[in-house]
RNA sequence: GGGCUCGUAGCGUAACGGUAGCGCACCACGUUCGCAACGUGGGGGUUGCGGGUUCAAAUCCCGCCGAGUCCA
Numbered sequence: 001g002g003g004c005u006c007g008u009a010g011c012g013u014a015a016c017g018g019u020a021g022c023g024c025a026c027c028a029c030g031u032u033c034g035c036a037a038c039g040u041g042g043g044g045g046u047u048g049c050g051g052g053u054u055c056a057a058a059u060c061c062c063g064c065c066g067a068g069u070c071c072a
Stems, first nucleotide, its partner, number of pairs: 001071007010024004018055001026042005048064005
């Protein structure tokens, strides 16, 4: 330098172009003398960045940035 795969919540991961979910973690309450565990409820996302297509983009297209891998 080139090919391929990937980038979504604090962490790990889903999401036929049509309201961004789930688990863990976190917070509150219940339970306990207290803690843990358990139960109920709750908060947290400019979907890596910038453009384009579309009525509508995490998703499709282009560029850039970053990570992994292969080739040189």
Predicted 3D model of a 72-nucleotide RNA (transfer RNA) from a Candidatus Micrarchaeota archaeon. Its Rfam family is "tRNA". About the family: Transfer RNA (tRNA) molecules are approximately 80 nucleotides in length. Gene Ontology term of the family: triplet codon-amino acid adaptor activity. The coordinates come from a structure-prediction model, not an experiment, and the mean pLDDT is 84. Lineage of the source: Archaea > Nanobdellati > Microcaldota.